[in-house]
RNA sequence: GCCUCGAUGGUGGAAUUGGUAUACACGUACGACUCAAAAUCGUAUGCCGUAAGGCUUGAGGGUUCGACUCCCUCUCGAGGCA
Numbered sequence: 001g002c003c004u005c006g007a008u009g010g011u012g013g014a015a016u017u018g019g020u021a022u023a024c025a026c027g028u029a030c031g032a033c034u035c036a037a038a039a040u041c042g043u044a045u046g047c048c049g050u051a052a053g054g055c056u057u058g059a060g061g062g063u064u065c066g067a068c069u070c071c072c073u074c075u076c077g078a079g080g081c082a
Base pairs, nucleotide, nucleotide: 001081002080003079004078005077006076007075010026011025012024019065027045028044029043030042031041032040046055047054048053058074059073060072061071062070
């Protein structure tokens, strides 16, 4: 230098042909149970906002009624070729 794959809440990780972003698990908070704790069970849990609502998939653009998903450029990581 060229090629392939990847980047999604606090963490891991889904999202099937472009159609509700964050399912599920962990963690955390509160509660139940217990003399107390552990384990177990229940509820809540992306960000901003009193609310209405707005924002958010590595960054910036593009296509589209609609983009994590398609296209372009860039950043970072893993692997391969020379």